The part of an RNA shown here (large-subunit ribosomal RNA, domain V) has 523 nucleotides and comes from Globobulimina sp.
[in-house]
Context: one part of a larger RNA
RNA sequence: CCUCCAGCUAGACGGAAAGACCCUGUGCACCUUUACUAUACCUUAUUAUUGUCAUGAGUUUUUCAGGAUGUAGUUAGGUGGGAGAGUUUUAAAACUCAUCAGUGAAAGACCACUGCCUGUUUAAACUUUUGACUCACCUUUAUGGCACAGUGAUAGGGAGGUAGUUUGACUGGGGCGGUGGCCUCCUAAAGGGUAACGGAGGCGUGCAAAGGUAGAUUAAAAAGGAUAUUGCUAAUAUCUGCCUGACUGAAAGAGAGACAUCUCAAUCAGGGACGUAAGUCGGUCAAAGUGAUCCGGUGGUACUGUGUGGAAAGGCCAUCGCGCAACGGAUAAAAGGUACGCCAGGGAUAACAGGCUAAUGAGGCCCUAGAGUACCGAUCGACGGCCUCGUUUGGCACCUCGAUGUCGACUCAUCACAUCCUGGAGGUGGAGAAGCUUCCAAGGGUUCGGCUGUUCGCCGAUUAAAGUGGUACGUGAGUUGGGUUUAGAACGUCGUGAGACAGUUUGGUCCCUAUCUCCUGGA
Repeated sequence: CCUCCAGCUAGACGGAAAGACCCUGUGCACCUUUACUAUACCUUAUUAUUGUCAUGAGUUUUUCAGGAUGUAGUUAGGUGGGAGAGUUUUAAAACUCAUCAGUGAAAGACCACUGCCUGUUUAAACUUUUGACUCACCUUUAUGGCACAGUGAUAGGGAGGUAGUUUGACUGGGGCGGUGGCCUCCUAAAGGGUAACGGAGGCGUGCAAAGGUAGAUUAAAAAGGAUAUUGCUAAUAUCUGCCUGACUGAAAGAGAGACAUCUCAAUCAGGGACGUAAGUCGGUCAAAGUGAUCCGGUGGUACUGUGUGGAAAGGCCAUCGCGCAACGGAUAAAAGGUACGCCAGGGAUAACAGGCUAAUGAGGCCCUAGAGUACCGAUCGACGGCCUCGUUUGGCACCUCGAUGUCGACUCAUCACAUCCUGGAGGUGGAGAAGCUUCCAAGGGUUCGGCUGUUCGCCGAUUAAAGUGGUACGUGAGUUGGGUUUAGAACGUCGUGAGACAGUUUGGUCCCUAUCUCCUGGA
């Protein structure tokens, strides 16, 4: 070196199970409730089944009778007509009330119509109280109950008992927090545009003048012109006069945008404002001050009008109703729990480990203010500067979610040296002894107990010393299973509740017969 046998499990990110943790899905299930919407059921009212008699009270209508005071006037219900009307008489004549006058907002007699208030009576209707009956109906068939109950219908209320669902997104994992539409500045790299949970601020309007026009005034800086930013000076600032263009009907042509849509706009017609005129004026110095569609309201128009004529309804024009703010708005209408959980997926995304980084951490060096009686450098060393390491806490999310088993203990180790002991040296503020500090050095060694699941730590007793770290915080196909981290149960706290808690407590299945490589022993 080759072949074989017997072993051992360090590796084959070993086998097993499309990860149960975590996230995602406009997935599922079950549970909860003061989520939403229904509903069983309960209840209230009306009505049908449902009839007879009596009684008390009330309301309305009708009939009759009476009445009507703000002030002035004679105690005026209102309106219309009205110059006479009524009583008496054979007749004549007379009388009363009016007319007239006066007061007043309104004027009377008489006639007609019509309101208001009060009272009683007649009649009708309705509501309601109480009682009796039996013929519906019920039942234990009786000397029973009773128009109630029961049942049907309609409407209101209660209703996790039951059901169907909803419970959004971004996110240096998710949750908690924050944000979501629009405007301005920077980032933005001298056209435009340009991201981040980048850095700063604002808006959800105001103004009948803060609008239009004509004229006047004003130049150090600062301030001011409704706010951030930029611009504006024979003005876009300030003041004054006159006005309403904060118009109607259009619109060539451009700019922005995936679209929807937004922005600018000469010019034409009508009828105007200001100005001597030329001209300017379709709001505001510019840029925020906002909401599609559906549905519905109001005004107009007279386009359609279901055999015809109308109407209803619709169309068109104008306008109104959304913190639809998750602001391109899923519905008119919606919260939670799951450790009893399930499925589809994801290393597109967290927890372990690895990787990158090195803020943090550890170690070293430089400068030397200072401490060290004096003296920086025996020893220590502020403020600063430069490196190294990859053992801490982190950041990132690169392999792994069709699985890389997680703390500690046991067993067995192996490596580094930044050395705890033992060895050899330099300095010393080293007399000696004991130390301090630095250099070389990894050969060997580096304890036993109490408490705690503990690593750590504290304590006890030793020791020459009881080193610091790496090895998937070495090692579970080697062991354990005390902790953490399923399902049971309990306490405290939180929650209406289902339940929850890097709070506590008790209990709780650790599989693998070794194919290959490594290793051990043997032939």

Its Rfam family is "Bacterial large subunit ribosomal RNA". The coordinates come from a structure-prediction model, not an experiment, and the mean pLDDT is 80.